[in-house]
Context: one part of a larger RNA
RNA sequence: UUGGGUUUAAAGGGUCCGUAGGCGGCCUGUUAAGUCAGGGGUGAAAGACGGUCGCUCAACGAUCGCAGUGCCCUUGAUACUGAUGGGCUUGAAUACACUAGAGGUAGACGGAAUGAACAAGUGGAGCGGUGAAAUGCGUAGAGAUCGGAAAGAACACCAAUGGCGAAAGCACUCUGCUGGGCCGACAUUGACACUGAGAGACGAAAGCUAGGGGAGCGAACGGGAUUAGAUACCCUAGUAGUCCAAGCCGUAAACGAUGGAUACUAGGCGCUGUGCGUAUCGACCCGUGCAAUGCUGUAGCUAACGCGUUAAGUAUCCCGCCUGGGGAGUACGUUCGCAAGAAUGAAACUC
Numbered sequence: 001u002u003g004g005g006u007u008u009a010a011a012g013g014g015u016c017c018g019u020a021g022g023c024g025g026c027c028u029g030u031u032a033a034g035u036c037a038g039g040g041g042u043g044a045a046a047g048a049c050g051g052u053c054g055c056u057c058a059a060c061g062a063u064c065g066c067a068g069u070g071c072c073c074u075u076g077a078u079a080c081u082g083a084u085g086g087g088c089u090u091g092a093a094u095a096c097a098c099u100a101g102a103g104g105u106a107g108a109c110g111g112a113a114u115g116a117a118c119a120a121g122u123g124g125a126g127c128g129g130u131g132a133a134a135u136g137c138g139u140a141g142a143g144a145u146c147g148g149a150a151a152g153a154a155c156a157c158c159a160a161u162g163g164c165g166a167a168a169g170c171a172c173u174c175u176g177c178u179g180g181g182c183c184g185a186c187a188u189u190g191a192c193a194c195u196g197a198g199a200g201a202c203g204a205a206a207g208c209u210a211g212g213g214g215a216g217c218g219a220a221c222g223g224g225a226u227u228a229g230a231u232a233c234c235c236u237a238g239u240a241g242u243c244c245a246a247g248c249c250g251u252a253a254a255c256g257a258u259g260g261a262u263a264c265u266a267g268g269c270g271c272u273g274u275g276c277g278u279a280u281c282g283a284c285c286c287g288u289g290c291a292a293u294g295c296u297g298u299a300g301c302u303a304a305c306g307c308g309u310u311a312a313g314u315a316u317c318c319c320g321c322c323u324g325g326g327g328a329g330u331a332c333g334u335u336c337g338c339a340a341g342a343a344u345g346a347a348a349c350u351c
Base pairs, nucleotide, nucleotide: 003323004322005321006320008304012319014202015201016200021195022194025088026087027086028085029084030083031082033081034080035077036076037075038074039073040072041071042070049065050064051063052062053061054060091192092189093188094187096184099181103178104177105176106175107174108173110155114151118148121145122144126137127136163170164169207248208247209246211244212243216242217241222236223235224234259318260317261316262315263314264313267296268295269294270293272291273290274289275288276287277286300307301306324351325350326349333344334343335342336341
C1' cells in the first nucleotide's frame, strides 16, 4: 500500500457553520464524454511462454508461433453514470396558525442566610476548635441576645429518571430585545439535499493584562497539632483568586470515553410537548399519531461486558483518526500567544 478497524483493547476532531471536493429523489426527450461491442493500426529486438531443431546431454543457441497492462483511428449500442432540455412532489426550504421551555442578552427588583467593619442597648467570663489539644479571640468587655444601617456573593422549597441549547452550558422574580425547536393544516418554491479538507465562529475551570469590587470560601505563605519525619491529611489565621466590565488564552475523563445524514428491522412499561377519536357540563380516564427523553427486552451483533427503532443490528454517502510498548505528545523547525503555553510533530536507541 491493498486491507482491517475506531464505547471499554491503538483510534470519533470539544461543538457548530460553511468554501473547494465527494456524493445525491421520481418521470421523460436529446447527446454519446465515461461504459460496452465489432473492425483496423501500433505495441522494436533481446527477454518470458509454447512447438521444432543444433552443439554426444544440459546449460547455451537457432527458428516459428503465441502473448503483451495499454494507446490511437473507425463503425455501432444506450441500461447505468455524466452533459443538456422539459416536467413532478415524496427530500429540503419558505409562508400561515398554535405551543412548551433554567435558550441568549441588557436592565430592574426581592427575601432568607453570612461574617468583618459601623453606631447603640442588655449582660459579665469565657468563646472557639478537636480523636484529644494547642495556636487564635476575649475585662481596652468577647461569645450570647435585641433591634438599626450598610456590603458582597449565591438563589432553599417548587425540583423530577423533568425542560432548553450545536457544544461549552443554562434556575429567585419581573420587563425590553432576540435565536432555535415540536405539533397542526396543508398554501408556495421545485431537488434548492447530505457531508465537509482548509477557512471562520463559539468554547468549563484555571491562568494572563490594565481597571473596579471583595461578604463567604480559599491555592501560596505564617502559626498550632499529628508523626521517626509531615514541605500533607486536622485546626487557627490568610494573599492571589473566586465576582463585575473590557481584552487575551483555546485547553478538560470538553464523556454517551459511541462523528454527521438517510432508510429499514418484535414487543412491553414510564415521562415531556402537541394533535385526533371516545367520554363528559368540564377536567380526568381510555385508545391512537408525530416529536423529545428514560427503563426493559426479541432478532441480529459483540472477544466479552453489553448494545438492541435514541443500535454497538441491516445498508448507502461524506469527514476525522488508528496501525506493538517505551523513548514522547518529547526534540528540532514553523504558526499562534503578553506570558503560561497551545497547535503541528519525529528519530536514534531499547524491549